[in-house]
RNA sequence: CUUAUCCAGAGUGACUGAGGGACAGGCCCUAUGAAGUCCAGCAACCUGCAUUAAAGCAAGGUGCUAAUUCCUGCGGCAUGACCGAAAGAUAAG
Numbered sequence: 001c002u003u004a005u006c007c008a009g010a011g012u013g014a015c016u017g018a019g020g021g022a023c024a025g026g027c028c029c030u031a032u033g034a035a036g037u038c039c040a041g042c043a044a045c046c047u048g049c050a051u052u053a054a055a056g057c058a059a060g061g062u063g064c065u066a067a068u069u070c071c072u073g074c075g076g077c078a079u080g081a082c083c084g085a086a087a088g089a090u091a092a093g
């Protein structure tokens, strides 16, 4: 850079100890334990098995495990828990 997805799912664990939710504004979470590490779990993009193909099974490489990507950000009109874009995240190339 291109393509696809982002209203589903998943911790009463151990260690540790103060921040976190991308950015800005809000609004939240947090010593009834943030972030991190380990373990556990979820999902199934790649992968493996099987197959004409699809559906299917597994879980090796990633990813993820508060709130729709927490909401808004730019545009539209029907003014909505709306639609589309942008930005961001993840995967594959």
Base pairs, nucleotide, nucleotide: 001093002092003091004090005089006088011039013038014037015036019029020028021027023073024072025071026070040065041064042063045061046060047058048057049056069087074084075083076082077080
About this RNA:
SAM riboswitch aptamer (S box leader) from a mouse gut metagenome, 93 nucleotides, folded computationally. It matches the Rfam family "SAM riboswitch aptamer (S box leader)". From the family's description: The SAM riboswitch is found upstream of a number of genes which code for proteins involved in methionine or cysteine biosynthesis in Gram-positive bacteria.